[in-house]
RNA sequence: GGGUGGUUAGCUCAGCUGGCAGAGCAACGGACUCUUAAUCCGUGGGUCUGGGGUUCGAUCCCCCAACCACCCA
Numbered sequence: 001g002g003g004u005g006g007u008u009a010g011c012u013c014a015g016c017u018g019g020c021a022g023a024g025c026a027a028c029g030g031a032c033u034c035u036u037a038a039u040c041c042g043u044g045g046g047u048c049u050g051g052g053g054u055u056c057g058a059u060c061c062c063c064c065a066a067c068c069a070c071c072c073a
Stems, first nucleotide, its partner, number of pairs: 001072007010025004019056001027043005049065005
C1' cells in the first nucleotide's frame, strides 16, 4: 500500500426483511440468614465510534473518516 471482519450499557455479546434498543454478568435496593456467601424479587444505567447522505422513519442501507484484529504484498 491492497483486502476482509469488527466498533451497541461498567464487561462479554444479541438485535430477523428499516418501525418502542435488549440479554447474561457486574452495580444498587429489598427478601432470606446470627453474619457472609448462595438463592429469590426489584431498580437504575445507552450521543448504537464520528460526520454526511437516502428515507415518513436508520443500530440496520450508501459514502467518507477514526480505532482494533486478521490476511496479502

A computed fold for a 73-nucleotide RNA from Companilactobacillus heilongjiangensis, annotated as transfer RNA. The sequence is in RNAcentral, with records from ENA and Rfam. Its Rfam family is "tRNA". The family's RNA type in Rfam is transfer RNA. The coordinates come from a structure-prediction model, not an experiment, and the mean pLDDT is 80.